[in-house]
Molecule: transfer RNA
Organism: Candidatus Peregrinibacteria bacterium
RNA sequence: GGGCAGUUAGCUCAGCUGGCUAGAGCGCCACAUUGACAUUGUGGAGGUCACUGGUUCAAGUCCAGUACUGCCCA
Numbered sequence: 001g002g003g004c005a006g007u008u009a010g011c012u013c014a015g016c017u018g019g020c021u022a023g024a025g026c027g028c029c030a031c032a033u034u035g036a037c038a039u040u041g042u043g044g045a046g047g048u049c050a051c052u053g054g055u056u057c058a059a060g061u062c063c064a065g066u067a068c069u070g071c072c073c074a
Base pairs, nucleotide, nucleotide: 001073002072003071004070005069006068007067010026011025012024013023019057028044029043030042031041032040050066051065052064053063054062
């Protein structure tokens, strides 16, 4: 330099064929339970969907570019 895949919550990840308010597990906080801790239960906080632009009535999803990570080729 060329090709492919990926980037969504603090972490690991779903999100199909574009559709209404973006989710799960773990973690965090509060409450209940306990002598206390753990476990368990209930509730809650936390997101510019990597960035920029485009298509569309509507984009996490489609298109182009950029950045970063991994793999392959040279």